[in-house]
RNA sequence: UGGAGGCACUCUGGAGAAGCCUGCCGGUUUUGGGCAGGGGCCGAAGGGGCAAGCGCUCGGAAGCGUCAAUCUCUCAGGCAAAAGGACAGACCGUUUGCG
Numbered sequence: 001u002g003g004a005g006g007c008a009c010u011c012u013g014g015a016g017a018a019g020c021c022u023g024c025c026g027g028u029u030u031u032g033g034g035c036a037g038g039g040g041c042c043g044a045a046g047g048g049g050c051a052a053g054c055g056c057u058c059g060g061a062a063g064c065g066u067c068a069a070u071c072u073c074u075c076a077g078g079c080a081a082a083a084g085g086a087c088a089g090a091c092c093g094u095u096u097g098c099g
Stems, first nucleotide, its partner, number of pairs: 001099002004096004010090004020038006040079003046075001047073003053066005
């Protein structure tokens, strides 16, 4: 100096699913709020599960271990807006290989 990767800050984009029902509380003109319960629904914070492959055991069948996702589960979380949000892009900084 060129290119690649990791990480952090900032900015931008960013889906799905009831503004559900019941009771109580204390306020209020009303809407709304808090707590508890109910049966639904969603997957993209986080978390769990596994296919191939690899390793081990075994004569074999097979078993065990390891093991990815936007797949799957829905514990957690969520179901107007806001917030959050996997992921993507930009900027800047830092760091690690390579030439």
The RNA shown here (Glycine riboswitch aptamer) has 99 nucleotides. The model forms 90% of the base pairs in the Rfam consensus. Rfam family: Glycine riboswitch aptamer. Rfam's curators write: This family represents the bacterial glycine riboswitch. Its Rfam clan is "Glycine riboswitch clan".